[in-house]
RNA sequence: GCAGGAUUAGUACAUUGGUAGUAUGUCAGCUUCCCAAGCUGAAGAGGCGGGUUCGAUUCCCGUAUCCUGCU
Numbered sequence: 001g002c003a004g005g006a007u008u009a010g011u012a013c014a015u016u017g018g019u020a021g022u023a024u025g026u027c028a029g030c031u032u033c034c035c036a037a038g039c040u041g042a043a044g045a046g047g048c049g050g051g052u053u054c055g056a057u058u059c060c061c062g063u064a065u066c067c068u069g070c071u
């Protein structure tokens, strides 16, 4: 330099154009003499910038970081 892949909640992962979910963690409540465990609820996320579209995490372009391969 070229090609491919990854980037989503504090953390680990789903979601192939139509309300972004699960587990765990955090907070609140219930339960308990207390703790742990358990139950219920809440908050919290699409790397960044553009484009296409009625609508984009998803499709396209550029860019940043990381990984792999080739030279």
Stems, first nucleotide, its partner, number of pairs: 001070007010024004018054001026042005047063005
This is a predicted structure of a 71-nucleotide RNA (transfer RNA) from an uncultured Eubacteriales bacterium. Its Rfam family is "tRNA". Its mean pLDDT, the model's own confidence on a scale to 100, is 82.